[in-house]
Context: one part of a larger RNA
RNA sequence: GUAUAUAAUGGAUGCCUAGGUUUUGAUAGACUAUGAAGGACGUGAUAAACUGCGAUAAGUUGCGAGUAUUUGUAAGAUAAAAUUAAUUCGCAAAUUUCCGAAUGGGGUAACCUGUUAUAUAGGAGAUAUAACAUUAUUUUUAAUUUUAAAAAUAAAGAUAACCUGAUGAACUGAAACAUCUUAGUAAUCAGAGGAAAAUAAAACAAAAGUGAUUUCGUUAGUAGUGGCGAGCGAAAGCGAAACAGUCUAAACUAUAAUAGUGUAAGCUAUUAUAGGGUUAUAGGACUAUAAAUAAUUUUUUUUUAAAAAUAUAUUAGAAAUAUUUGGAAAAAUAUACCAUAGAUGGUGAUAGUCCAGUAAAUUAAAUAUUUUUAAAAGAAAUAUAUAGAAUCCUAAGUAAAACGAGACACGAGAAAUCUUGUUUGAAUUAACCAGGACCAUCUGGUAAGACUAAAUACUAAUCAAAAACCGAUAGUGAACUAGUACCGUGAGGGAAAGGUGAAAAGCAUUUCUAUAAGAAAGUUGAAAUAGAACCUGAAAUUAUAUACUG
Numbered sequence: 001g002u003a004u005a006u007a008a009u010g011g012a013u014g015c016c017u018a019g020g021u022u023u024u025g026a027u028a029g030a031c032u033a034u035g036a037a038g039g040a041c042g043u044g045a046u047a048a049a050c051u052g053c054g055a056u057a058a059g060u061u062g063c064g065a066g067u068a069u070u071u072g073u074a075a076g077a078u079a080a081a082a083u084u085a086a087u088u089c090g091c092a093a094a095u096u097u098c099c100g101a102a103u104g105g106g107g108u109a110a111c112c113u114g115u116u117a118u119a120u121a122g123g124a125g126a127u128a129u130a131a132c133a134u135u136a137u138u139u140u141u142a143a144u145u146u147u148a149a150a151a152a153u154a155a156a157g158a159u160a161a162c163c164u165g166a167u168g169a170a171c172u173g174a175a176a177c178a179u180c181u182u183a184g185u186a187a188u189c190a191g192a193g194g195a196a197a198a199u200a201a202a203a204c205a206a207a208a209g210u211g212a213u214u215u216c217g218u219u220a221g222u223a224g225u226g227g228c229g230a231g232c233g234a235a236a237g238c239g240a241a242a243c244a245g246u247c248u249a250a251a252c253u254a255u256a257a258u259a260g261u262g263u264a265a266g267c268u269a270u271u272a273u274a275g276g277g278u279u280a281u282a283g284g285a286c287u288a289u290a291a292a293u294a295a296u297u298u299u300u301u302u303u304u305a306a307a308a309a310u311a312u313a314u315u316a317g318a319a320a321u322a323u324u325u326g327g328a329a330a331a332a333u334a335u336a337c338c339a340u341a342g343a344u345g346g347u348g349a350u351a352g353u354c355c356a357g358u359a360a361a362u363u364a365a366a367u368a369u370u371u372u373u374a375a376a377a378g379a380a381a382u383a384u385a386u387a388g389a390a391u392c393c394u395a396a397g398u399a400a401a402a403c404g405a406g407a408c409a410c411g412a413g414a415a416a417u418c419u420u421g422u423u424u425g426a427a428u429u430a431a432c433c434a435g436g437a438c439c440a441u442c443u444g445g446u447a448a449g450a451c452u453a454a455a456u457a458c459u460a461a462u463c464a465a466a467a468a469c470c471g472a473u474a475g476u477g478a479a480c481u482a483g484u485a486c487c488g489u490g491a492g493g494g495a496a497a498g499g500u501g502a503a504a505a506g507c508a509u510u511u512c513u514a515u516a517a518g519a520a521a522g523u524u525g526a527a528a529u530a531g532a533a534c535c536u537g538a539a540a541u542u543a544u545a546u547a548c549u550g
Stems, first nucleotide, its partner, number of pairs: 001548008014535001015499002019470002021467007028459002031157001038099003041054003049073002060093006069081003104113003114132007134155009162193001163191005173180001177227001203210002214241005224232002245451003248395001252275010280429001282394004286388005297381016315361001320335005336353002338342001344356003400424008410436001431446005486493002506534001509521004
């Protein structure tokens, strides 16, 4: 050096799962000045940590469920509690230090420090309790040029994604790059809701018709757009989901106030309130004639009562024995039984009939939600026809135009349509807008005010399930004290680490030894080469023994 054997080291592999990942259904989308979310510090008969709780501090009270044990993770010892019903589970209360929007003032968060009032007999001091921030709106009182004070109401902060609005990139692609693309994306800011936004035709269409919005499928990678490059990319229509429609402004009338005018009655204007009125086959006001007249109607809000359902604790729940092997029976053999229950998990190996459960049933003192019914109170809606056509009204710095931009699938193009920074600036029913320049005809509609459920989007959180998802270098970064240890001034970065055994039965006792290390006997166990550095225990690597050898 090679080979074999026996050990050591090491922790791969196999098996396992306490944790993850994704999805489905339902719920919910809560919170907060009555002090939140999130923390600091405390709290046990007890070092630290986690969990719980808050000076009433692993807890206090009431109500309900439930039944023999209990003093959390977490063993042991000691000391206690409990059938006068504890521990435990649910509902409702009490307490709830300090910081934090943090709000008496300050501040280097969890600290410092006031003013006023009251109490401790009075004064001083001290202690205790309470009040004292800002902004907006309204009201009142002072003042009246600004304003000041008091009271009431509201706001603030948090929040995973979804939603609306404002601001708004670059890498990238174009095989370079500048228009273009990435993209109105990322990011930042503001705001709201359980959804948001949109919504009741100045819409589409095309000679035929549809009839608010939203979402899905298709139309269609079509029509288009485009350094006609890269790329971008509709709509009508058709088929589905879901369906719901309404209210103001104005004309006119009445009342009140103020102002003007007038000798006065009054008239005019403005403002406020009430009636009226709300549309395209134009409608309304107004005038005339006729009719109707109101609830025992309809819709809807709030409160109360009753009932029901659901949620937050539950209850009960069928049916198997023997023999054999084994450490252990659920295995094998034999003969039975239940099944609206042969889902699943556990039990010393693989159990329908051992345990927890499962199917089908069952339960609420209390709280919450929903539905129905009844009662009371309130609110709202619905009310005609004919004729007249003279007068009035039907949303103005608006529509539109010019210039400059943006949005529309559409990059200025023949460029309609929508939004508007600057400058101009209509008509008003014999009217106006649109139908992709523009004009005519025709067709469709009535802008410049407002509201509106459902179908749709999302999942931080709760409950119930599932998986041709992972199985400890995987799966979350995290199966363990995990956003921990540790690193960084900081923003921030960020681990490793699972498995004795069925049961601790976790090795009494003896010996060696300076020894609490280690070893030898012995003992427990089926097994100790399962001995806590503990299942299995690969390889590299190391030692010893034997054999061979140049």
This is a predicted structure of a 550-nucleotide part of an RNA (large-subunit ribosomal RNA, domain I) from Candidatus Shikimatogenerans bostrichidophilus. Its mean pLDDT, the model's own confidence on a scale to 100, is 81. Taxonomically the source falls in Candidatus Shikimatogenerans (Bacteria, Pseudomonadati, Flavobacteriia, Flavobacteriales).